Background
SAM riboswitch aptamer (S box leader) from Effusibacillus dendaii, 105 nucleotides, folded computationally. Model confidence (mean pLDDT): 81 of 100. The source organism's lineage runs through Bacteria, Bacillati, Bacilli, Caryophanales and Effusibacillus. The RNAcentral record of the sequence draws on Rfam.
RNA sequence: UCCUUAUCAAGAGCUGACCGAGGGACUGGCCCUAUGACGUCCAGCAACCUACCGGUUUUCGGUAAGGUGCUAACUCCAGCAGGAUAGGAUCCUGGCAGAUAAGGC
Numbered sequence: 001u002c003c004u005u006a007u008c009a010a011g012a013g014c015u016g017a018c019c020g021a022g023g024g025a026c027u028g029g030c031c032c033u034a035u036g037a038c039g040u041c042c043a044g045c046a047a048c049c050u051a052c053c054g055g056u057u058u059u060c061g062g063u064a065a066g067g068u069g070c071u072a073a074c075u076c077c078a079g080c081a082g083g084a085u086a087g088g089a090u091c092c093u094g095g096c097a098g099a100u101a102a103g104g105c
Stems, first nucleotide, its partner, number of pairs: 002104007013042001016041003022032003026079004043071003047068003050064005075097001080094005
């Protein structure tokens, strides 16, 4: 890199430091951004694994923050199909794609 499984409506500096121009995966929108975005550090959160405690069929809850991760907007919305619907809008469901974790070749 690839495959499998699970989760993605919550949480975390509108006021930290450094750097300087783009960024929000892609496309179309719509947004953030020199009142410094993105990135790095610090700080924080607690999604998954792990540790401990309680409860214990299946499994649930709490604490901690060790390993990853994350810290604008529902994965920002839509992108394919179906349904609901008086038309359009709008809503719902399931996919595709993406992100994260664990395991595996």